The RNA shown here (transfer RNA) has 72 nucleotides and comes from a Chitinophagaceae bacterium. Taxonomically the source falls in Chitinophagaceae (Bacteria, Bacteroidota, Chitinophagia, Chitinophagales). Rfam family: tRNA. Rfam links the family to the GO term triplet codon-amino acid adaptor activity. Its mean pLDDT, the model's own confidence on a scale to 100, is 83.
RNA sequence: GGUCCUGUAGUACAAUGGAUAGUACGGGGGUCUCCGAAGCCCCAGAUUCAGGUUCGAUUCCUGACAGGAUCA
Numbered sequence: 001g002g003u004c005c006u007g008u009a010g011u012a013c014a015a016u017g018g019a020u021a022g023u024a025c026g027g028g029g030g031u032c033u034c035c036g037a038a039g040c041c042c043c044a045g046a047u048u049c050a051g052g053u054u055c056g057a058u059u060c061c062u063g064a065c066a067g068g069a070u071c072a
Base pairs, nucleotide, nucleotide: 001071002070003069004068005067006066007065010025011024012023013022018055027043028042029041030040031039048064049063050062051061052060
């Protein structure tokens, strides 16, 4: 340098055109306890960026950026 794949909470993953972007772990608070742990309840937290298509985009298209695989 060429080709291909992937970018979503702190982490690991869902959501493949349409309802408030969801689940687990993690974080904070409450409850419980003599104190903790566990359990239960509540809260905060994310679509890499810029355009395009569409009534509507996390999803489809283009480019950029980042990561990975492979060829040279």